[in-house]
Order: sequence, then C1' cells, then structure tokens
RNA sequence: UGAGUGGGUCGGAGGGUCGCUGGCGGGGUCGUACGCGGUCCCGCGAGAGGAAAGUCCGGGCUCCCCAGGGUGAAAGUGGUCGGUAACACCGACCGGUCGCAAGGCCAGGGAAAGUGCAACAGAAAGCAUACCGCCGGCCUCGAUGCCGGUAAGGGUGAAAAGGUGCGGUAAGAGCGCACCAGCGGCCAGGGUGACCUGGCUGCUCGGCAAACCCCACUUGGAGCAAGGCCAAACAGGAAAGAGUGCGGCGAAAGCCGCCGCGGAUCGACCCGAUCCGCACCCACUUCCGGGUAGGCUGCUUGAGACAUGCAGCAAUGCAUGCCCUAGAGAAAUGACCUUCGCGCGGCGAUUCGCCGCGUACAAAACCCGGCUUAUAGACCCACUCCGCCG
RNA sequence: GGGCCUGUAGCUCAGUGGUUAGAGCAGGGGACUCAUAAUCCCUUGGUCGGGGGUUCGAAUCCCUCCGGGCCUA
Repeated sequence: UGAGUGGGUCGGAGGGUCGCUGGCGGGGUCGUACGCGGUCCCGCGAGAGGAAAGUCCGGGCUCCCCAGGGUGAAAGUGGUCGGUAACACCGACCGGUCGCAAGGCCAGGGAAAGUGCAACAGAAAGCAUACCGCCGGCCUCGAUGCCGGUAAGGGUGAAAAGGUGCGGUAAGAGCGCACCAGCGGCCAGGGUGACCUGGCUGCUCGGCAAACCCCACUUGGAGCAAGGCCAAACAGGAAAGAGUGCGGCGAAAGCCGCCGCGGAUCGACCCGAUCCGCACCCACUUCCGGGUAGGCUGCUUGAGACAUGCAGCAAUGCAUGCCCUAGAGAAAUGACCUUCGCGCGGCGAUUCGCCGCGUACAAAACCCGGCUUAUAGACCCACUCCGCCG
Repeated sequence: GGGCCUGUAGCUCAGUGGUUAGAGCAGGGGACUCAUAAUCCCUUGGUCGGGGGUUCGAAUCCCUCCGGGCCUA
C1' cells in the first nucleotide's frame, strides 16, 4: 500500500426573532374553609434517542386469584462454568463446522425406552438385499440356461453394514492378523465442569426429535385505560320529614269551613298575620350507596449517569467522590433567518477562494435490562493475509 | 394496551415435508360462424412477501423483518 476480521465513539456547533410544554420567582384579578386554587402578565432556567422504533424476551410496580406441599396439562428453554433482579441476554471455556488466517456460525440433552418418516432412482431404504459382475456345480466341451455360493468390484441414491495392507479362499467376506477410524464398557491421570489425554477390552451401519415422544429446568392471570383519592348532572333507594282529624256539598275526582302539626316570611322575642305542605302517588327538603363526565394522584431519584480506585481473563461487582438530566395527556420539544463545520460536484487556481447541492434513520407516553431492525456521514483501537521497502 | 388472521399466476383460491406448485376466471393463438357471443382445442404467465436456519429435501417446520385486515377496552 492492497484485501479483510473484530470492537468502540460521535451522529453537527454558535447567535437572533416568533411560538409551545413543565419548573421556580414576582405581580394583577377572581374564589376561599386562609392551607391554597383558577386565570392573565413579566422574568429566570430546563425541554427526545442510539435506536425513543418493532413490541420479540426478561423484570420492577399495581390489582385479582392463592394456606402449605405434590402431581398433571399447556407453553417455553436446552453444551459447561460464571455474571445478573431476571432472561431465550452477556462473558469465558468445551465440542462441531466454515475460512489460508484474524475470526464467523451452531434450538449444542436423549435415536441402545417406544411410535413414526425417508419421494424419485435403485436389486435392496430398516429384523436388509442381489441387477451387472466373480466363483462352483448340472445338462454334452464352450455359449445360453438352471441351481448354489459371495458381497471385493460396477451401477442408483442425500444415505447401501468401516478404511489400508497382508494372510486366507473355488471366489470372497472382520473370516484371521497389524495399523487407523468410529461406538460401548472398565481403569488411570488432568480439569469446578462441559471435556481432554493414555491404557485394557468388546463390537463394527446409520439419519431425522425446529416429527410425536422421553429427560431436566422455568412459568398463576391481567396490565398505568394497572391501581388509589375527590366527585357534578340525569337516573335509582320499601331512607328520613309533618293530619289517612272533624263538619258540610258532591255520583266521583275534588272543593269549602274549623282545629292541629311542620316549614318559610314579617317580627329583637312571645303572641299574631300571610303563604306553602301534611294517606298513597307526584312534588319538595335532607340523606344514602355504587359511581359516569370531570379533576387530582400513580409520574419520574433510578437494578440512575459520570470520574477514580480495587477484585476478576472477561461479563460484572464493590468502595469513594460528584451530578440531577422531559414529564405531556390526543399529547409540547417547532418555524424562519444568519455565521461556521462536514461531504460531494463545478469554476478559477500557488498553500486557497467562489458558486451550487446535500447533511441520515427517526421522535418519549409508568419505568428499567436485553434482543432485533433502520441509519447520510465522520473518527478511533486491536488483529490477520498477500506483495514490496526498511 | 391486549389478542387473532392473512400474504401462492393479472383476479379468486387449493396445495400443511417428496418427482417439474395446480384449478377456475382473465390474456394469446386456432377451430366453429356471414360476423359476434357461447362452446371446443392448444398455450403464455410463479423470486410461493423478503432474509436466515433445521432437513437428503421447505410453499409447508422454526426464527426474524415487511405489508394487509379484523376483534376488544
């Protein structure tokens, strides 16, 4: 220099004008139970993200259910050890696989508990089998044919009962032997463990469980529109309040008179006057419960951010110091102007200047930890391979 | 916020591990007819929404992303 691998950071900056949403302070005004609240104005200060997204996992918080324990169903997870509040996340390691390498990927328990699947091709695909071939026998030497042996070779397939060599044989074959490979058992050593290394011994076919299934482990349900407090209007209440009085008229409804009771007004009070109500119903007054509209709360100080030190390979943990950083409620965080930055293109050109274009993905909604996906552009660190130079 | 369904040819759908993914309508060509329709014959047309994984083999099983629709408070 070229080609790559892994990881990390940022993701515009300054100023001005007009707005928007909270907070603090001050003032005007209205209400008040004097605590404060509504509304308006002024000032100060604050106001999206690395993913706020998808809602794919895991928790906190809240309500409901639930003595405690066991078993089952359903769903999920699946190497080992560790980290964590927890996880399907993260770290380290083991095994497999891909890559020359740095490194990438793996739902990575069990197929010797059982059931099941394997199209087409092929002789045979699940207690294996024999098309060609090879060998032996028979009919009459050979060919053909028939019978038998064999699985080394050919062929099919994703997959066909280990590989090489020697012996052996009619031809062959783990049939025997040596080495290698795989699987199982036992033993020894190392490691917390997955597992690794070695020895002895036995055997020689597997694949699929992201097919049913078996084993181990985990999981109660719902969600801030959870939940709590206050509480109009309308509706509801067989909850309380005072005559089912006497007389007259009338068919009745009802009306009139007298008396009584309750309430209101006048009145300082009594007396009195006027008005209203007095079985049920209706209406009125008071009360009641649940709770709608609406309001307040939950609400942002938290498994928090940053710095340093220590422990640890690391994930992470601990200690100390320091900081406070949106809280809306159909939803604010915006619009415009200007200067600079960055990238690209064009023109002029001596380092530079001018002009134009672009400056992403996307935006909180109870809060956290992850994963996944989107992202203009810029920067940093570590490492690998090839060539060249020193 | 919670839950469910769905994506296959231009349109409507089938296919739920196995040969080269099919059907109807539509499109093109031909036959029949004086001509058109109907009918008959032939035929074109598919990244099975995208990507990855499991498997010998994936439209189908699993994961993830994208689009569409519905229910519910």